[in-house]
Context: one part of a larger RNA
RNA sequence: UGACGGGGGUCCGCACAAGCGGUGGAGCAUGUGGUUUAAUUCGAUGAUACGCGAGGAACCUUACCUGGGCUAGAAUGCGAGGGAAUGAUUCAGAGAUGGAUCAGUCAGCAAUGACCCAAAACAAGGUGCUGCAUGGCCGUCGUCAGCUCGUGCCGUGAGGUGUUGGGUUAAGUCCCGCAACGAGCGCAACCCCUAUAUUUAGUUGCCAGCGAGUUAUGUCGGGGACUCUAGGAAGACUGCCUGCGCAAGCAGAGAGGAAGGAGGGGACGACGUCAAAUCAUCAUGGCCCUUACGCCUAGGGCUACACACGUGCUACAAUGGCAGGUACAACGGGUAGCAAGCUAGCAAUAGCAAGCCAAUCUCAAAAACCCUGUCUCAGUUCGGAUUGUGGUCUGCAACUCGACCACAUGAAGUUGGAAUCGCUAGUAAUCGCGCAUCAGCUAUGGCGCGGUGAAUACGUUCCCGGACCUUGUACA
Numbered sequence: 001u002g003a004c005g006g007g008g009g010u011c012c013g014c015a016c017a018a019g020c021g022g023u024g025g026a027g028c029a030u031g032u033g034g035u036u037u038a039a040u041u042c043g044a045u046g047a048u049a050c051g052c053g054a055g056g057a058a059c060c061u062u063a064c065c066u067g068g069g070c071u072a073g074a075a076u077g078c079g080a081g082g083g084a085a086u087g088a089u090u091c092a093g094a095g096a097u098g099g100a101u102c103a104g105u106c107a108g109c110a111a112u113g114a115c116c117c118a119a120a121a122c123a124a125g126g127u128g129c130u131g132c133a134u135g136g137c138c139g140u141c142g143u144c145a146g147c148u149c150g151u152g153c154c155g156u157g158a159g160g161u162g163u164u165g166g167g168u169u170a171a172g173u174c175c176c177g178c179a180a181c182g183a184g185c186g187c188a189a190c191c192c193c194u195a196u197a198u199u200u201a202g203u204u205g206c207c208a209g210c211g212a213g214u215u216a217u218g219u220c221g222g223g224g225a226c227u228c229u230a231g232g233a234a235g236a237c238u239g240c241c242u243g244c245g246c247a248a249g250c251a252g253a254g255a256g257g258a259a260g261g262a263g264g265g266g267a268c269g270a271c272g273u274c275a276a277a278u279c280a281u282c283a284u285g286g287c288c289c290u291u292a293c294g295c296c297u298a299g300g301g302c303u304a305c306a307c308a309c310g311u312g313c314u315a316c317a318a319u320g321g322c323a324g325g326u327a328c329a330a331c332g333g334g335u336a337g338c339a340a341g342c343u344a345g346c347a348a349u350a351g352c353a354a355g356c357c358a359a360u361c362u363c364a365a366a367a368a369c370c371c372u373g374u375c376u377c378a379g380u381u382c383g384g385a386u387u388g389u390g391g392u393c394u395g396c397a398a399c400u401c402g403a404c405c406a407c408a409u410g411a412a413g414u415u416g417g418a419a420u421c422g423c424u425a426g427u428a429a430u431c432g433c434g435c436a437u438c439a440g441c442u443a444u445g446g447c448g449c450g451g452u453g454a455a456u457a458c459g460u461u462c463c464c465g466g467a468c469c470u471u472g473u474a475c476a
Stems, first nucleotide, its partner, number of pairs: 001476002003473003007470007015460002019423005026314008034305002042053002064300007076123002081117003086103007106113002125289002128287003134283002136278001139274001141272001146185006152161003165176003191266004196234001198232005206223002210221003237260001240254001241252004316416001320375006332363003337356002341352004382413001387408007429452007
């Protein structure tokens, strides 16, 4: 100087407390461990692994296994030599691959050129090892308020001071004081979305007034008022008032205002820590393989199953289930696509088919809500696992191993031990909708969007984590 303390002081955080809802019990989905296996490819392992890499494993992917094949190799360059390119048929084979036959005979006078096959040589290839050789990227402490430097001063020196103290703040934020005076990286602000009004512009959006038309609809003429769209500019600064205070600032059911004291949310992550993670995104040193640890290919596996754990979904019901009726969104996607409508089918879907490269057409029905009826507390009209049968769709192909539909079947489950998690407001809880990946889908996952919409916070003694000052130490 740090680190540590079941030392002290001050302070903060859904850290506790106060509340609401869960997990832990059941069934299923998914990931992991273990076991099994020819293989169940590899990585991630307290917090900071476990719906993680994977934003989509039937083949492919694919790295694994079992067979069958290749050896300058699957790609690219150079290319002796040969041939137009190319197309069709056929044999063997699981295919990779190997063989045969036929058609075809390029441009240019030529040299040659484009294209195809391709020997030899040179350059290959490796998801093989080492993340404890590395770059890059990234998790975490932590959006915590810290981490440092120049000059000066103090100390023999390591170092100290500044950065401590008194206040204040979300903040090393600001003020006052001070052997310090300044500065840098962080904080904040500058950026984006959202909340208000205004201006400009009105098409594909809108429709108040006027006209036309319809069973009906901004449907048409028209209009820019309104909603909205998307550019500009405004607005919030403790600016004003009152009280407290030297000041910074704090308090106020204060005024004004759409918004008030950081308005709400996002992006943004200092010096560093964990030899943290990743050689399998990529790049790369070293090591290793080179008729194989490379490459091609068929099938299988990654989907196994006495079990254990994590994360979720659905429930156990009446604040509910079922049937009928009926209303209100936002973000988004669409041409190898979205598909209105009509017809067939109980349905999944199929056939025909208008419109739309979309503020124009379409996906699209929002659901919870509300109204009416029924069920009357039961393993039930709760719950839907499992299984059987029949179908639909995608795709060369749904056996291993897809989703969906219909009928039948109807398991466990009556609120969950010890323990444990999330959340402070348009939040939790609850309800549906969209998208990426994608032929299809094991999506209950991820990322977004809106609808309905709470309770509680006395307080900081305690648990956990952190910041500053101080103290002890046989630790570095």